Lysine riboswitch aptamer from Blautia sp., 173 nucleotides, folded computationally. The organism belongs to Blautia, within Bacteria. The prediction has a mean pLDDT of 81. RNAcentral holds the sequence, with entries from Rfam and Ribocentre. Rfam family: Lysine riboswitch aptamer. From the family's description: Riboswitches are metabolite binding domains within certain messenger RNAs that serve as precision sensors for their corresponding targets. Rfam 15.1 lists 3,224 matches to the family in 1,923 species.
RNA sequence: GGGAAAGAUAGAGGAUGCGUUUUUUAUCAGUAGACGGCUGGAUAUGCAGGGAUAGGAGAAGGCCGGUGAAAGGAAAAAACGCCGAAAGGAUAAGACUCCUGCGGUUUUAUUGCUUGGGCAUACAGUGAAGAACUGUAUGACUGUCAUCAAAACGAUGGUGCGCUAUCUGAAGG
Numbered sequence: 001g002g003g004a005a006a007g008a009u010a011g012a013g014g015a016u017g018c019g020u021u022u023u024u025u026a027u028c029a030g031u032a033g034a035c036g037g038c039u040g041g042a043u044a045u046g047c048a049g050g051g052a053u054a055g056g057a058g059a060a061g062g063c064c065g066g067u068g069a070a071a072g073g074a075a076a077a078a079a080c081g082c083c084g085a086a087a088g089g090a091u092a093a094g095a096c097u098c099c100u101g102c103g104g105u106u107u108u109a110u111u112g113c114u115u116g117g118g119c120a121u122a123c124a125g126u127g128a129a130g131a132a133c134u135g136u137a138u139g140a141c142u143g144u145c146a147u148c149a150a151a152a153c154g155a156u157g158g159u160g161c162g163c164u165a166u167c168u169g170a171a172g173g
Base pairs, nucleotide, nucleotide: 006168007167008166009165010164011163014083017082018081019080020079021078022077023076024075025074033067035065036064037063038062039061043054044053045052046102047101048100049099050098086115087114088113089111090110091109092108093107094106095105096104097103116142117141119139120138121137122136123135124134125133126132143159144158145157146156147155148154
């Protein structure tokens, strides 16, 4: 001088970038629950079995009356942490359910299994919900790289284990 592999540091994407916490507000909902009355007439507690409790001094269910929540989810503001931010799938363990099994909700850990990012639409799931979230598919937009075309407009393909910048850095010279 050169700058492979690899490593270190710092960054970018954004039409709502991602997540967490707190406060306020609306919704949840005139719902659930408890109480009273009428009806009903033997069961009820997620499903099955067992147990326990309640039940003809009236169970489940239904109707009426007055009373009457909360959690989750949402919006705004503030603060904090960040750019596989994060979300999901799978596996394992725990908690909530009286025990066992199933199921459901939730917490933690592992996992380069999927997803660059937000948006819209459709279907499915969760949900009180025409909100929102999750999964799949499609569509255009957008970021980035490669190739092609280049006057400009662009086209095609890939995607984060990526991309950009700087530094360290081997061989040939």